[in-house]
RNA sequence: GUGAGCUGAACGCCGAAUCCUCAAGCGAUUGGGGAACCGGGGACCCAAACAACCUGGGGUGAAUCCGAGCCGAACCGCUCGGUAGGGCUGCUCCGGCCCGAACCCGUCAGCUAACCCGGUAGGCGUCGAUGAGAGGAGCU
Repeated sequence: GUGAGCUGAACGCCGAAUCCUCAAGCGAUUGGGGAACCGGGGACCCAAACAACCUGGGGUGAAUCCGAGCCGAACCGCUCGGUAGGGCUGCUCCGGCCCGAACCCGUCAGCUAACCCGGUAGGCGUCGAUGAGAGGAGCU
C1' cells in the first nucleotide's frame, strides 16, 4: 500500500416501532409513568344475511392473483415465468436496482360515536451516483 473479516461510533434504509421521565441497583440492568405514532374490538343508521351443499371464518402486512412443469384422483407442496401491489435513488419525471414474504386469533368479529384492549420489534447498508426540471431551508 492492497484485499478479506470482526467490533464500535456516526450517517442512512425497510418498518408504527421513537422521545421524555420516575424508582431500585456499585454497575450491567430491571420494573413503572407520560407524549407521539400504530393496530384490534365495539351502537343507531347503512350494508349484508335469511334454505341447502362444498372449502369454517377473521387479523397484521406491499406481499395478491395467473400460467407451465414435477408428484399426482384432487388438495397441499416444490421449481420456473409473470402479476395486483410495494420500496430505494433528497422531491417530480425519464432511467436504473429490488420486494412481491412471514406470522397470528381459534369457531368468533361488516361499518361503527362513546368506550375498551394491545404494540413500540426485528432486519440491513456505507462509497456510490443516468439525465432533465421544480423547489427553497440554514448561514453570511
Predicted 3D model of a 140-nucleotide RNA (c-di-AMP riboswitch aptamer (ydaO/yuaA leader)) from Streptosporangium soli. Its mean pLDDT, the model's own confidence on a scale to 100, is 77.